[in-house]
This record gives sequence, structure tokens and C1' cells, in this order.
RNA sequence: CUCGAUAACGGCAAACCGGCCGCAAGGCCGGGGCGCAAAGCCAAGGGCCGGUCCGUUCGGAGCGGCAGCCUGGCUGCCGAAG
Repeated sequence: CUCGAUAACGGCAAACCGGCCGCAAGGCCGGGGCGCAAAGCCAAGGGCCGGUCCGUUCGGAGCGGCAGCCUGGCUGCCGAAG
């Protein structure tokens, strides 16, 4: 460096519930804990989701969201085996 253990120190937190924000997708806080070795950060490419507008029957434009969908970029704890 690669790699990722029934290792250690720790970390994050799905569904669901409560409160608040948002037209919505969804977000934040608290509880909770399914999972995660980048489930840390970035909407760059693809994808998905929600409004709006246009065309009109499944498309287009633009805005917003998802980093716990994939790819890519940046950063990072630990150290068994290979």
C1' cells in the first nucleotide's frame, strides 16, 4: 500500500414514535436500533422521488430532495490473517 477479523478504542443510526420546519419529496431535534469499515464530506455522471411550467399520453424544461441506490472526487480511526 492492498485488505478488512466473531479483535480493540470508539463512531454512525433504518423502520417506527413524539416535536418543529417544508406545498411535497424530505429535513432538524429527542427516543429507538435495522444495519454500516467510510452509513464521514461533495448532487460531478447515472438513477430514484416531489412540486412547477410546457407540450399532450408519456415525454420535455427548470427547481428542489435522496450521499443508508451505483459510479466518481476529497478526507479519515484501528491493525489479525493474506